[in-house]
Predicted 3D model of a 364-nucleotide RNA (Bacterial RNase P class A) from Accumulibacter sp. It matches the Rfam family "Bacterial RNase P class A". Rfam describes the family as follows. Ribonuclease P (RNase P) is a ubiquitous endoribonuclease, found in archaea, bacteria and eukarya as well as chloroplasts and mitochondria. Rfam classes the family as a ribozyme. The source organism's lineage runs through Bacteria, Pseudomonadati, Pseudomonadota, Betaproteobacteria and Candidatus Accumulibacter.

RNA sequence: GAAGUCGGUUAGGCAACCGCCGCGUGCUUCGGCACGGGGAGGAAAGUCCGGGCUCCGCAGAGCAGGAUGCCGGUUAACGACCGGGCACCGCAAGGUGACGGAAAGUGCAACAGAGAAUAGACCGCCGAUGGCCGCCUCGGGCAACCGAGGAGGAUCAGGCAAGGGUGAAACGGCGAGGUAAGAGCUCACCGCGGACGUGGUAACACGGACGGCACGGCAAACCCCAUCCGGAGCAAGGCCAAAUAGGGAAGCAUCAGGCGUGGCUCGCGCCGCUUCCGGGUAGGCUGCUUGAGCGUACUGGCAACAGUGCGCCUAGAGGAAUGGUUGCCCACGACAGAACCCGGCUUAUCGACCGGCUUCCCAC
Numbered sequence: 001g002a003a004g005u006c007g008g009u010u011a012g013g014c015a016a017c018c019g020c021c022g023c024g025u026g027c028u029u030c031g032g033c034a035c036g037g038g039g040a041g042g043a044a045a046g047u048c049c050g051g052g053c054u055c056c057g058c059a060g061a062g063c064a065g066g067a068u069g070c071c072g073g074u075u076a077a078c079g080a081c082c083g084g085g086c087a088c089c090g091c092a093a094g095g096u097g098a099c100g101g102a103a104a105g106u107g108c109a110a111c112a113g114a115g116a117a118u119a120g121a122c123c124g125c126c127g128a129u130g131g132c133c134g135c136c137u138c139g140g141g142c143a144a145c146c147g148a149g150g151a152g153g154a155u156c157a158g159g160c161a162a163g164g165g166u167g168a169a170a171c172g173g174c175g176a177g178g179u180a181a182g183a184g185c186u187c188a189c190c191g192c193g194g195a196c197g198u199g200g201u202a203a204c205a206c207g208g209a210c211g212g213c214a215c216g217g218c219a220a221a222c223c224c225c226a227u228c229c230g231g232a233g234c235a236a237g238g239c240c241a242a243a244u245a246g247g248g249a250a251g252c253a254u255c256a257g258g259c260g261u262g263g264c265u266c267g268c269g270c271c272g273c274u275u276c277c278g279g280g281u282a283g284g285c286u287g288c289u290u291g292a293g294c295g296u297a298c299u300g301g302c303a304a305c306a307g308u309g310c311g312c313c314u315a316g317a318g319g320a321a322u323g324g325u326u327g328c329c330c331a332c333g334a335c336a337g338a339a340c341c342c343g344g345c346u347u348a349u350c351g352a353c354c355g356g357c358u359u360c361c362c363a364c
Stems, first nucleotide, its partner, number of pairs: 001360010012329007020039002023036005041335001045346002048344005053233004065229005070084005085099001086097004100224002105222002107218002122164002124160003129157002132153002135150006172190002175187003191213001192211002196207004237286004247277006257271005293312008330333001
C1' cells in the first nucleotide's frame, strides 16, 4: 500500500426571528403576562421474547397446552449476552449451527433400483462339490458296452457379494492373506462400541488394551426425557365527583282521586312531600417519569458483568407539543417520530470517522 474480517462512534453545523408542550421564579384584574431553563431515536418501529408495576380469591397441586434443549457463567429475568466444546465453511483473521434421546414405542423414505431395515441378486464372478458332455489311460467282455482313474468343456443344481449399475442413503472403509469365486473368514490401519486410565468444574479431548461389527437415516414426524411458564394489561389501576333518572333509610301526610288485593265493603300497600345515605355516568385529578438511570475514574474478572468514589437530571402530551422563515458554510444530509417503564432480539438506514486483527505485495 491492497484485499479482507471484527468492533465502536456519529446521524449536517452555526446564528437570528416567530410559534407549540411541560417546569421553576416573579407579577396578576386569576383571563394570563414577563424572565430563566428543558423538549424524540439508534432504531422512538415490529410487538417477537424477558422483567418491573397494577388488578384479578396472593396463584398451591394435577391435567391439557406452550416454550427452551452441548457445557459453564452473567443477569431482576430471558428464547438475550459472554466464555468454552463439537460439527461445517474460510489460506487466515473470522463466520455459521432447533447441537438432548433413533438398544422406550409408533411411523416415514417420492423417483430410480434386484434390494430401503426380518436386506437383496439385474449385469457380473465362481461352479471346488453333485449331475451332464465328449476325450485319454487301465481293467473286464467276441461285441454292443460296463467299471475305475485322469485332465478338460459348458454352466443344470448351486455358491458369492469383490467389481459394475440405481439412489439423498445399499447393512463398516481400505490394503493384504485366504478361496473354486468370495466373505471380519483371518490380520494390519482407520472407523464404531461399552468399560478403563489421564487432563478438564463440565461439555469434551487424548491414550493403550478389549470386542469381529451387533446398533443405517429422519425427532424442523408423532413421541420420550429435563427445565421453565396462573390470567389480563396504563383503555392496568387509584382518588374526587355534577345535572337527569333510578335505588335505600327515616319522618310527615293519607281530605279527595287512581291502581292492586278475583266481585262488593272495610282494612292494607303503592302513587305524594321533606331530609339523609350510598353506587354509578359526564367531567376532573392521579398513575407519569429519579430509573435494574447516565457520564467518568479506579478495582475484580479472559469476557458478559459486578463493586466503590465523584459528578449529572435528560420530553411527559391527552386529539395528543417538539415546528416554520431567513442568512452563512460543507462532504448537500438516509431510515424514521415518544404515549407506563426497563433489558434484549429482529427489521429499515445517505454517508463520514476511529480502532484491533489476518493474508498478500513493495521498501529498508